[in-house]
Context: one part of a larger RNA
Parts: sequence; structure tokens; C1' cells
RNA sequence: GGCGCACGGUGGAUGCCUUGGCACUAGGAGCCGAAGAAGGACGGGACUAACACCGAUAUGCUUUGGGGAGCUGUACGUAAGCGUUGAUCCAGAGAUUUCCGAAUGGGGGAACCCACUAUCUUUAGUCGGAUAGUAUCCUUACGUGAAUACAUAGCGUGAGGAAGGCAGACCCAGGGAACUGAAACAUCUAAGUACCUGGAGGAAGAGAAAGAAAAAUCGAUUUCCUGAGUAGCGGCGAGCGAAACGGAAAGAGCCCAAACCAAGAAGCUUGCUUCUUGGGGUUGUAGGACACUCUAUAUGGCUUUCCCUCCAGAGUGGAUCCUGAGUACGGCGGAACACGUGAAAUUCCGUCGGAAUCCGGGAGGACCAUCUCCCAAGGCUAAAUACUCCCUAGUGACCGAUAGUGAACCAGUACCGUGAGGGAAAGGUGAAAAGCACCCCGGAAGGGGAGUGAAACAGUUCCUGAAACCGUGUGCCU
Repeated sequence: GGCGCACGGUGGAUGCCUUGGCACUAGGAGCCGAAGAAGGACGGGACUAACACCGAUAUGCUUUGGGGAGCUGUACGUAAGCGUUGAUCCAGAGAUUUCCGAAUGGGGGAACCCACUAUCUUUAGUCGGAUAGUAUCCUUACGUGAAUACAUAGCGUGAGGAAGGCAGACCCAGGGAACUGAAACAUCUAAGUACCUGGAGGAAGAGAAAGAAAAAUCGAUUUCCUGAGUAGCGGCGAGCGAAACGGAAAGAGCCCAAACCAAGAAGCUUGCUUCUUGGGGUUGUAGGACACUCUAUAUGGCUUUCCCUCCAGAGUGGAUCCUGAGUACGGCGGAACACGUGAAAUUCCGUCGGAAUCCGGGAGGACCAUCUCCCAAGGCUAAAUACUCCCUAGUGACCGAUAGUGAACCAGUACCGUGAGGGAAAGGUGAAAAGCACCCCGGAAGGGGAGUGAAACAGUUCCUGAAACCGUGUGCCU
């Protein structure tokens, strides 16, 4: 030195565990904010660095209820106290709530600086102190009021409202890519996706037919299944891709404008027009106004959770009036529709033109006729649907510390970066600290006894304790 054997050191794999995560289910909740939010800074304890809690009334104040012997958080120490005259603790309501922050008196390098007005206070007086108010914009009322006579702009005062945050989710709208695919690439695709902006709600949007259709059919919207990868669109390439019918969930319908009536007001052309308020009225078998007629407390109307209460309603006719105009629609240029301009209906935008008025108008995928369906150019509308920052209860052929959230542990921390931003490692003594009194060696660290404990080779580096790696002793070989 090599190969073995035995015993160790180091190291932290493995096994076991779980305080933490992940994915869901059911129910709830789906907002907070100038009455100052979300988020923070700085403070508050006898001793107090941190977390948690709280705010100069600061580890807490008041009150109502529960509860019933201990209590002064994590945190196990000392001190000083509190509590059956009911504390600590739990639940409800209230008070307080520094400074920053939309931050709003002015400023500002957030948590700071400096004011004004009114009232009060202090002083001999000044200085000082306290409380309240003082931003902007919009709406509205009142006052005042330029150039400029009336006026208007402007200014002032009062009242009401807004702003900002978020849940990195869901929704609607305005803008809107590229990589990629087409085995290249330009139409096309990716995709109206990502992203930006605005707005809102617990849902949003849509919604009571100028519909779908082709049976003398249906009857607002939304969502699911099916229809169907069908009909279609497409350098007919890559790809894109319906709808009706049928079956389910849910189910709800309404209000204006106009005609006309009444009252009031204004204007002038003096008998009309306009305005305001109230009534009336709201649909396609056209309806309503209006006129006329009929009926008389209901098989009606309206409202309500229900009771009570109140009263007007119906029919006929079709002469007159009304029924949403720079609208519908057309040309041109675009966009959305599954539909790339196509034979291209339908919807929307820009631009130029521009109707009809119930003997009317629109649609049925160019267009025309017949037929059928419907009534645009005003508005509102629950449910079924989408999502989960959050609360309560629960589930798992989900993970088990290199896994599962980045984070089981004081983690968005330490640390890195000028910054935007990036971003860790780190769990386990024991049933209970019973956490080794006392003695010995040593300067100490540490160790040897003794003691605790089931165990100390469980000794705060602590369960188990693999391998690499490093040793000690010994056998054999050289």
C1' cells in the first nucleotide's frame, strides 16, 4: 500500500409523521370609500427587538347577552396586580381611532413643512394653546355682475353628487398585434386571441317579433343536448363552420311618443300656434283617438304578501285624425354575419342622394309575381347562464418537506438589481423538560462520573440515520 473483518466519525438519503398546500362539493356573500377606503408610517407593555392586537381613551374604554374560576397574547422569566361585588374569555352594539394615502387649506423628496378665517383660551402685553372650517369638477337654487344700454360671460354663497381602491375572476363596449399554420408566401390562418382603454353588476349582455317558417305551423330572451363537423364558406389550399326543427332548464310581461280631452301660460297675424301639467293611448284577425249605442256592481278592471279600501266598463261603425324622417331605402367605400363580393339576401358605419303614411310599409338569401308572416326608425324587464378575493360545513384511487402554493418555519422575508423586476434555503428531543442538582479534569470548549427517563448511540447540532468521503484496531498478501 491492497483485500477483508470489527468499531467509529462525517453526512442527511430512506421510513414514519403533519401544523401547510392542491382540486372540488353544498350553502352564504359578492363590495369598500370625502361620516376619509384599500394599503401603510410612527407609536402604545414594569422590563419589550419581532409577530399579533390596539391608537395619545393606544396590550385597551362603555354597554347588552353568554360563561363560571381563574387571569395579565405568541412567550415557558421576574416583579406588580386583577377576579364569585363574576375577572380573563366568547358574541352583538357603541365610543376613541396620531400621521400618510383619492388626500381635498397651500406646498412637498408619502408618513413632513407652512398658512388663512371664525370662536374660545393664556399673558400686564407679545408669543403661545384648543376646536371647527377653507381643494377641484358636475347639477341645482340664490345673490352679484364686465367689455356694452338691456343682457351675457365671469364671480360669490348654499344644497346634492363625483373622485380612489379592488377579485391577476366573470361581463359589455372602444381600439387591436405578431410569432405560428399554410411544410416557402402575399388573400387566408393564428384572432377579434394576447394586450391597452372606458364602464358596470352580483351577475352582465339579450329580450316581448317590421321573428322563425312553409304545417293553413309556432309564438320574448338566455343556457344545455341534438341537429353536425351536417348545410355551406375557402389561394375550394391550410383551414373556418352555422341555423331552423326536436328534447330539456327557466318562464313574465310591460311603459312611452302621436291622435283626442281638460286646466294654465306665452306669442302675435285676434283666432290660431306653441309650451307646461294632468288625463287618454300602446297594436297586426291592424290598433287607438273620436262619434254613437248599450249595460249597471259583474265570469270585469287595477292594486296588494294578505286583509281592508276605491270605481266605471263593454259593444258597434269605419267618414275624419294618429301610429316614432334626413328615418327606411338606393349609389359608392368599408365592416359584421359560418358566408373571403360572390347570384349575396340580412345588420352596422362613412359619404352623396332620399320615400310612403293603412288603398300604407317590411320580410320569406339577387330580383319579379302569387301566397304567407310581421309592423322598423322610442324605452324597461326577474329566472334559467358565467365567475370566486372571501365566510361556514365537508369530500378526495390528491401531495407528504428536492413533493404540495414561491412560502408547513416571522416569505414575497433574507438576498440580488439604479430600476422595472428577480427571489431562496430552512419541519420532527421526549408521553411529560422530568432540558443533566452535585463531584472530578480543563482557561474555555468539551469530556468522565452521578442523576432524570422506557431509551441519553433521545442531551436543545436532539426520531430513524443509507451512500459517497475520513479514520482506529486487527487478519491475510506484497